[in-house]
The RNA shown here (FMN riboswitch aptamer (RFN element)) has 128 nucleotides. The sequence was found by an Rfam model in a public genome assembly.
RNA sequence: AAAACUCUUUGGGGCGGGGUGCAAUUCCCCACCGGCAGUGAAAGUCUGCGAAGCGUAAGUGCUUUUCUUACGCCCGAACGGGUGCAAUUCCCGUACCGACGGUACAGUCCGGAUGAUAAAAGAUUUUU
Repeated sequence: AAAACUCUUUGGGGCGGGGUGCAAUUCCCCACCGGCAGUGAAAGUCUGCGAAGCGUAAGUGCUUUUCUUACGCCCGAACGGGUGCAAUUCCCGUACCGACGGUACAGUCCGGAUGAUAAAAGAUUUUU
């Protein structure tokens, strides 16, 4: 220095103003936000991953069908110009996107969630 095992910690942001209405942080106008790794140079919109949702199998639990593991499915959205050797990543301009349940229709409120996880940092041990 690299790899492996185990453990510890960390690990998601955002409705402010106005309008309508009995009622809306949900509708309308303006506003605001952007997980992780990668990519020749920095990414919500490129590539991949995670979360959410659905299903199958095994195990487990059971009055009312819960939990765990594995696998599969699903999985949003960007263009133009500029600089540069190099940027769909920077700068300028104009756009667009955002699980499920609840509630006057929700990316921003409440809830599952003091959860889970991509991953990051550190410690011990072992190997090269």
The prediction has a mean pLDDT of 82.